[in-house]
RNA sequence: GAUGAGGUAGUUCAGUGGAAGAAUUUCCGGCUCUCACCCGGUUGGUCGCAGGUUCGAGCCCUGCCCUCAUCC
Numbered sequence: 001g002a003u004g005a006g007g008u009a010g011u012u013c014a015g016u017g018g019a020a021g022a023a024u025u026u027c028c029g030g031c032u033c034u035c036a037c038c039c040g041g042u043u044g045g046u047c048g049c050a051g052g053u054u055c056g057a058g059c060c061c062u063g064c065c066c067u068c069a070u071c072c
Stems, first nucleotide, its partner, number of pairs: 001071007010024004018055001027041004048064005
């Protein structure tokens, strides 16, 4: 330099146009002599950045940034 995949909660990942979800984490409570396990609740997001399309974008289009893989 070329091609491809990816970027969403502190972390690991869903979400193929009607506006954000799980697990885990944080905190609180229950259980226990205590801790752990377990159970219930709770906490958390400018969806990489900037534009465009659309009544409506995490999702479609363009440019840029970053990560990974392959090739040169």
Molecule: transfer RNA
Organism: Hymenobacter sp. BT18